Glycine riboswitch aptamer from Synergistetes bacterium ADurb.Bin155, 110 nucleotides, folded computationally. The coordinates come from a structure-prediction model, not an experiment, and the mean pLDDT is 79.
[in-house]
RNA sequence: AUGAAGGCCGCAAGAGAUACCCCCGUGCUUUUUCAACGAGCGGGGGAGCCGAAGGGGCAAGCGACCGACAGGAGCGCGAAACUCUCAGGCCAAAGGAUUGCGGCCGGACA
Numbered sequence: 001a002u003g004a005a006g007g008c009c010g011c012a013a014g015a016g017a018u019a020c021c022c023c024c025g026u027g028c029u030u031u032u033u034c035a036a037c038g039a040g041c042g043g044g045g046g047a048g049c050c051g052a053a054g055g056g057g058c059a060a061g062c063g064a065c066c067g068a069c070a071g072g073a074g075c076g077c078g079a080a081a082c083u084c085u086c087a088g089g090c091c092a093a094a095g096g097a098u099u100g101c102g103g104c105c106g107g108a109c110a
Base pairs, nucleotide, nucleotide: 006105007104008103009102010101011100012099013098018047020046021045022044023043024042025041026040028038048090049089050088054086055084056083057082061077062076063075065072066071
């Protein structure tokens, strides 16, 4: 079962935090020519910050162990949007937990 949990796809919504600083390279613009300054791009380094991809951690409780009992130091399981910032991110874009709608898989839990 007029289809649970879980998973996938499409559409819509979807927050936070430096368009930071330094160095190197490049060549663009201007220009009679050259150079400088400066934007852009690439690379390296530094400081600061965010939490809603993913990941780590913890309560109550439960279990095991010791003990006649009372109880006992530690052990195991144990949630999150909490917490940590490993990863990821800090103009826009992309991504994005989660929510709504639709479809598919699934086949009994929530």